RNA sequence: UGCUUAUCAAGAGCGGCCUAGGGAAUGGCCCUACAACGCCCGGCAACCUGACAUCGAUAGAUGGGUAAGGUGCCAAAUCCAGCCGAAGUCAGGUGGAGGCUUCGGAAAGAUAAGUA
Numbered sequence: 001u002g003c004u005u006a007u008c009a010a011g012a013g014c015g016g017c018c019u020a021g022g023g024a025a026u027g028g029c030c031c032u033a034c035a036a037c038g039c040c041c042g043g044c045a046a047c048c049u050g051a052c053a054u055c056g057a058u059a060g061a062u063g064g065g066u067a068a069g070g071u072g073c074c075a076a077a078u079c080c081a082g083c084c085g086a087a088g089u090c091a092g093g094u095g096g097a098g099g100c101u102u103c104g105g106a107a108a109g110a111u112a113a114g115u116a
Base pairs, nucleotide, nucleotide: 001116002115003114004113005112006111007110008109013041015040016039017038021031022030023029026081027080028079042074043073044072047070048069049068052063053062054061055060078108083105084104085103086102087101088100089099090098
């Protein structure tokens, strides 16, 4: 880096340091010198491993965060939209087409585990 599978509306500091940008990209809309982003500490969660418990002849299954470890995460739904479709509604109307709202699905992205 590619592929596969799963998840993405919950949760997480009124601390320290540093500084000018940040929220993937595009368009929006936001955050930010009342210090964002990042780093440290702290925390959340439970994807993987797992002490341990129960079941099982084994393999293994289920549970397991006040045992421990590997990641991850800690503004806004993955901040929203963008492609396809459905419903409602508005304006217009010869027709094609259009705006708005809601819903479903894809795509893209993120993370984990496995794999090449």
The RNA shown here (SAM riboswitch aptamer (S box leader)) has 116 nucleotides and comes from a Planctomycetota bacterium. Rfam family: SAM riboswitch aptamer (S box leader). Rfam links the family to the GO term regulation of gene expression. The source organism's lineage runs through Bacteria, Pseudomonadati and Planctomycetota. The sequence was found by an Rfam model in a public genome assembly.